[in-house]
RNA sequence: GCCAGGGUAGCUCAGCAGGUAGAGCGGCGGUAUCGUAAACCGCAGGCAGUGGGUUCGAGUCCCACCCCUGGCU
Numbered sequence: 001g002c003c004a005g006g007g008u009a010g011c012u013c014a015g016c017a018g019g020u021a022g023a024g025c026g027g028c029g030g031u032a033u034c035g036u037a038a039a040c041c042g043c044a045g046g047c048a049g050u051g052g053g054u055u056c057g058a059g060u061c062c063c064a065c066c067c068c069u070g071g072c073u
Stems, first nucleotide, its partner, number of pairs: 001072007010025004019056001027043005049065005
């Protein structure tokens, strides 16, 4: 320098025929227990790497840039 994949909640990831975002773990509260853990119930938490574009509407398509991983030279 070139190619491919990826950048979504604190962490690991899903969402893929575009219609305003979910799971597990973690956190908080509760039930229960003599008590703790486990278990069960509930709650909070992200506007989606950055900036543009297309569209009535974009995490989801297009462009540029930034970062991470792998490969080639």
The RNA shown here (transfer RNA) has 73 nucleotides and comes from Candidatus Collierbacteria bacterium RIFCSPHIGHO2_01_FULL_50_25. Its Rfam family is "tRNA". Rfam classes the family as a transfer RNA. The coordinates come from a structure-prediction model, not an experiment, and the mean pLDDT is 83. The sequence is in RNAcentral, with records from ENA. RNAcentral records the identical sequence in 3 taxa.